Source information
Transfer RNA from an uncultured Elusimicrobia bacterium, 73 nucleotides, folded computationally. Its Rfam family is "tRNA". Model confidence (mean pLDDT): 82 of 100. It was read from a public genome assembly.
[in-house]
């Protein structure tokens, strides 16, 4: 330099045919327990990498750029 895949909550990841942003774990609070863990209930947590384009409407489609991984040179 070229090709492919990826970037969504603190971490690991879903997100179907474009219209609601989510799960598990973790965190906080309460319950339970002599206490801790486990369990139960609730809460908090988001620039969907970034800049544009298409569209009534974009995490989702298109283009550039950035970063990460793999392959080729």
């Nucleotide at each position: 330099g070229g090709g492919c895949g990826g970037u969504u909550a603190g971490c690991u990841c879903a997100g179907c045919u474009g219209g609601g942003a989510g799960a598990g774990c973790g965190u906080u609070u309460g319950c339970c327990u002599u206490a801790c863990a486990a369990g139960c209930a609730a809460a908090g947590g988001g620039u969907c990498g970034u800049a544009g384009g298409u569209u009534c409407a974009a995490u989702c489609c298109c283009u550039g750029c950035a970063c990460c991984g793999c392959c080729c040179a």